The prediction has a mean pLDDT of 75.
Predicted 3D model of a 131-nucleotide RNA (c-di-AMP riboswitch aptamer (ydaO/yuaA leader)) from a soil metagenome.
The model forms 96% of the base pairs in the Rfam consensus.
The sequence is in RNAcentral, with records from MGnify.
Its Rfam family is "c-di-AMP riboswitch aptamer (ydaO/yuaA leader)". From the family's description: This family represents a conserved RNA structure found upstream of the ydaO and yuaA genes in Bacillus subtilis and related genes in other bacteria.

[in-house]
RNA sequence: AGCCGAAGUUGUUUAAUCAAACAACGCGGGGGAACCAAAAUUUCGCAUUGUGCGAUAUCGGGGCGUAUCUGAAUUUCAGAAGAAGACUUCUUCGCUUCCAGCCCGACAGCUAACCUCGCAGGCAGUAUCGA
Numbered sequence: 001a002g003c004c005g006a007a008g009u010u011g012u013u014u015a016a017u018c019a020a021a022c023a024a025c026g027c028g029g030g031g032g033a034a035c036c037a038a039a040a041u042u043u044c045g046c047a048u049u050g051u052g053c054g055a056u057a058u059c060g061g062g063g064c065g066u067a068u069c070u071g072a073a074u075u076u077c078a079g080a081a082g083a084a085g086a087c088u089u090c091u092u093c094g095c096u097u098c099c100a101g102c103c104c105g106a107c108a109g110c111u112a113a114c115c116u117c118g119c120a121g122g123c124a125g126u127a128u129c130g131a
Stems, first nucleotide, its partner, number of pairs: 002123003008025007026119006036109001040058002043055005060107001061104004068080005082098004092131003
């Protein structure tokens, strides 16, 4: 000088070191029609005789993220898929590394309008990862 990541820029106010609040632009996520897709099971009660509603139990189910899956000698190894790598973009090859963590709380498919949330954190040190 920069890297991973959505996690940036500008302005106003209060502070007057850091910073906080608000707003605009920008970036990212969740919920949410029609159409399409999908439709777990046990027991009990009520209504009903098409079936519906409620309770209960069982392997729950879902979101952010690349971070999942399969084997074994099983808590660390290997492989496959996926992800990242320093001026920018595309194609090909090689090399190195990652393959975590957290959240919702019985509940959410897609989804226009609409509603709503986040803009953190962790690294590098003049060397860069090469063709």